[in-house]
The RNA shown here (transfer RNA) has 73 nucleotides and comes from an archaeon. The sequence is in RNAcentral, with records from ENA. It matches the Rfam family "tRNA". The family's RNA type in Rfam is transfer RNA. Rfam links the family to the GO term triplet codon-amino acid adaptor activity.

Order: sequence, then structure tokens, then C1' cells
RNA sequence: GGCCCUAUGGUCUAGCGGUUAUGACAUCACCCUUACAAGGUGAGAAUCAGCGGUUCGAAUCCGCUUAGGGCCA
Repeated sequence: GGCCCUAUGGUCUAGCGGUUAUGACAUCACCCUUACAAGGUGAGAAUCAGCGGUUCGAAUCCGCUUAGGGCCA
């Protein structure tokens, strides 16, 4: 230098272009318990890496960039 893969709550993760972005763990509140743990119920938490484009509509498609990883030279 060329090519390929990955980037989504604190962590991990799902998500055929279309209703309010899924679930687990963690956190918080309540229930349960003499108490703790376990268990149950509920809540908060994501500018979907950034910018631009296509489209009536983009986490999803396209281009560039950033970060990480891999292959080739």
C1' cells in the first nucleotide's frame, strides 16, 4: 500500500428497509426472609463508532473516515 471482518445500554448479545431497537448479566426499587443469598415483580439505562449519500422511511443499503482484528505484498 491492497483486500476482508468487526463496532448496538456498564458488559455480552438479537435485530427480513417499516408499530415503542431484543434478551441475559449487572444496577436501582418493591415483594419474600428474623437477616443474607436464592427466587418473584417492576424501573432506569443505547445520538446503533463518526460524517455524508440513496430512499416516503436506514442500526440495516452505498461512499469516506476512525478504532480493533486478519490475509497478501